[in-house]
RNA sequence: CUCUUAUCAAGAGAGGUGGAGGGAAAAGGGCCCUAUGAAACCCGGCAACCUGUGGAAGACACAAAGGUGCCAAUUCCUGUAGUUUAUACUACGAGAUAAGAG
Numbered sequence: 001c002u003c004u005u006a007u008c009a010a011g012a013g014a015g016g017u018g019g020a021g022g023g024a025a026a027a028g029g030g031c032c033c034u035a036u037g038a039a040a041c042c043c044g045g046c047a048a049c050c051u052g053u054g055g056a057a058g059a060c061a062c063a064a065a066g067g068u069g070c071c072a073a074u075u076c077c078u079g080u081a082g083u084u085u086a087u088a089c090u091a092c093g094a095g096a097u098a099a100g101a102g
Stems, first nucleotide, its partner, number of pairs: 001102008013043001015042003021033003028078003044071003049067002051063004075094001079092005
């Protein structure tokens, strides 16, 4: 990097350092967050995919030491198709994360 499968409406500090930016990604647009302090780092926390224990079990339950992930807003919104008065919904696509394969 490519492929497969699963999930994405929930959850997570009024801490320390830090100082202006930030909201994953290719660009743009929208709309937001931010000196009542952005990013980043530390601590803390959430979840429970891998994992551990029980179990006949890849069901299910419990745990959270270890490997990831995550901690404003639906994956903040934005693409395509269908339904729809509005609005909104559904499917797909795209993306993210996990586990596995090449």
Molecule: SAM riboswitch aptamer (S box leader)
Organism: Clostridium bornimense